[in-house]
Context: one part of a larger RNA
RNA sequence: GGCAGAUGGUGGAUGCCUUGGUACCAGGAGCCGAUGAAGGACGUGUGAGGCCGCGUUAGGCCUGGGGGAGUUGCCAGCAGAGCUGUGAUCCCAGGAUGUCCGAAUGGGGAAACCCACCUAGAGUCAUGUCUAGGUACUCCUGCCUGAAUAUAUAGGGCAGUGAGGGGGAACGCCGGGAAGUGAAACAUCUCAGUACCGGCAGGAAGAGAAAACAAAAGUGAUUCCGUGAGUAGUGGCGAGCGAAAGCGGAUUUAGCCUAAACCGUGUAUGCGUGAUACCUGUCAGGGGUUUCAUACACGGGGUCGUGAGGCUUUCCUUGGCGUAUCUGACAGUGCGCCCAGAAGUGAUAAAACCGCAGGUUAGGCGAACCCGAGUGAAUGCGGGACCGUAGAGGGUGAAAGUCCUGUAGCCGAAAAUCUGUGGUCUUCUGUGGAGGGUUCUCGAGUAGCCGCGAACUCCUGUAAUUUGCGGUGAAUUUGCCAGGACCACCUGGUAAGGCUGAAUACUCCCUGGUGACCGAUAGCGGAUUAGUACCGUGAGGGAAUGGUGAAAAGUACCCCGGGAGGGGAGUGAAAUAGUACCUGAAACCAUCUGCCU
Numbered sequence: 001g002g003c004a005g006a007u008g009g010u011g012g013a014u015g016c017c018u019u020g021g022u023a024c025c026a027g028g029a030g031c032c033g034a035u036g037a038a039g040g041a042c043g044u045g046u047g048a049g050g051c052c053g054c055g056u057u058a059g060g061c062c063u064g065g066g067g068g069a070g071u072u073g074c075c076a077g078c079a080g081a082g083c084u085g086u087g088a089u090c091c092c093a094g095g096a097u098g099u100c101c102g103a104a105u106g107g108g109g110a111a112a113c114c115c116a117c118c119u120a121g122a123g124u125c126a127u128g129u130c131u132a133g134g135u136a137c138u139c140c141u142g143c144c145u146g147a148a149u150a151u152a153u154a155g156g157g158c159a160g161u162g163a164g165g166g167g168g169a170a171c172g173c174c175g176g177g178a179a180g181u182g183a184a185a186c187a188u189c190u191c192a193g194u195a196c197c198g199g200c201a202g203g204a205a206g207a208g209a210a211a212a213c214a215a216a217a218g219u220g221a222u223u224c225c226g227u228g229a230g231u232a233g234u235g236g237c238g239a240g241c242g243a244a245a246g247c248g249g250a251u252u253u254a255g256c257c258u259a260a261a262c263c264g265u266g267u268a269u270g271c272g273u274g275a276u277a278c279c280u281g282u283c284a285g286g287g288g289u290u291u292c293a294u295a296c297a298c299g300g301g302g303u304c305g306u307g308a309g310g311c312u313u314u315c316c317u318u319g320g321c322g323u324a325u326c327u328g329a330c331a332g333u334g335c336g337c338c339c340a341g342a343a344g345u346g347a348u349a350a351a352a353c354c355g356c357a358g359g360u361u362a363g364g365c366g367a368a369c370c371c372g373a374g375u376g377a378a379u380g381c382g383g384g385a386c387c388g389u390a391g392a393g394g395g396u397g398a399a400a401g402u403c404c405u406g407u408a409g410c411c412g413a414a415a416a417u418c419u420g421u422g423g424u425c426u427u428c429u430g431u432g433g434a435g436g437g438u439u440c441u442c443g444a445g446u447a448g449c450c451g452c453g454a455a456c457u458c459c460u461g462u463a464a465u466u467u468g469c470g471g472u473g474a475a476u477u478u479g480c481c482a483g484g485a486c487c488a489c490c491u492g493g494u495a496a497g498g499c500u501g502a503a504u505a506c507u508c509c510c511u512g513g514u515g516a517c518c519g520a521u522a523g524c525g526g527a528u529u530a531g532u533a534c535c536g537u538g539a540g541g542g543a544a545u546g547g548u549g550a551a552a553a554g555u556a557c558c559c560c561g562g563g564a565g566g567g568g569a570g571u572g573a574a575a576u577a578g579u580a581c582c583u584g585a586a587a588c589c590a591u592c593u594g595c596c597u
Stems, first nucleotide, its partner, number of pairs: 001596009015582001016547002020518002022515007029507002031167002039101003042055003046079002049075003052059001061095006070083003106115003116135007137164003140160006171202001172200005182189001186236001212219002223250005233241002255499003258443001262300009278287002280331006305477001307442003310438007319338007339430006352424010363411003369384004385402002387391001393405003448472008458484001479494005534541002554581001557568004
């Protein structure tokens, strides 16, 4: 020196464990913000620091509930000083306080800082100083003022129980909008209207009551799912892209309001006239400038495709009372009240209050087991019992239905809040129907057409349909649009105004639960000071570190040593469980013994 064995060291694999994650399910909630948010800075405890809580009233203040013996949060002990059956600490609800920064908003600014003005107050001989409130911008509304320029307008100013601004995980709608890639290269094409950027909103959004589909038969707003179907199509007919009708379901007593014709009122302008026009109709009297045309505002009317409505006319039908309509009678019309009926705040108008029921935000009651041996310890073993609307789970010195906490079941709210329901309340209706006539109305720079784009399965194609920009530019029911060029016939519909619940999408968040999900190089990056330490000018990148024991009982005392660290003694079931702590593999390093050289 090598090999083998043994005993150790080093090291932290493996096994076991779980405080933490992860995926999903059900229910809830679906916004917060100038009444100052989200997020922070700095403070705040008897004693240094970190986390959490709180804000100069600062580990807390007040009120109302719950609860019932200890308590002054955690790391985390120690000392001190307190509180508490006159009910503390703790839990829930409501309120008060809430420094400074931050949309940040008095002005400034290198965030958490600097400097002001106005009003009221405190203090001072006075100034400095301090306290409370106010002072940003834009829009809206109202008022005052007010140029060129007479009336005006622009502009300026003031005020307001006014609004906005910023933040937020995904889902939604709209406006912009790639490339890597695929086509085995690449340019049309694809990726893809995806990623990304911007705007805006809601608890959902968007869509939505046929100018729709269909096809000789019919359906009857929209949305979502299954199927139709990888079909019909489209496509350097390459790669690929890719419907719809129909049928079956989800939801479901979802449908409504306007514009116009016509009538009335008001305002402004214009024409014209002193009666022929007008004052609701008929008859008789009376009045006075109302008429008419145009424009605007408001009210009534009206809303449809077997076309509808207006105006006019005939017939039928129709709660009551009062009042007005130049006068009287009848009829008509307007207004008010009562009565009857209907509807309702989720559209069709819009507020609030009360009652009842149920839920949420603290809680409460809650059955039944002992003995023996043995162990460090019994839940295991042996023996004999019991409960069960409870044998889910967790804990307890090993494995517990009956030890603890719970579980099944039952009960509970002063306050706040949600849902349902009823009432108060609010609104509407009380005339409508049938027939005839009619020179009235039925959404215009629109439809259509042309040019260039885009969306549709549809890449210009026979290219309809929808849509953007530019140009041109109709008709009003004997009208107009669609049925995939176009024409005819037939069929379906009624554009150019608006609103609309549910079925659908998502999960930052709250509660409960589940797993042939992970178990510390795994599972979130993060079980531990974690978006921390650290790196980077910055945008940004981004770790590592879990386990003594049942209980600290964490080794009094003695010895060696400067200490570190050991040897005894002691604790403990165990110390080769000693805080470098469960188990403790391998590489690697030693010591001893044997063999070989």
RNAcentral holds the full RNA, with entries from SILVA. This is a predicted structure of a 597-nucleotide part of an RNA (large-subunit ribosomal RNA, domain I) from Catelliglobosispora koreensis DSM 44566. Model confidence (mean pLDDT): 82 of 100.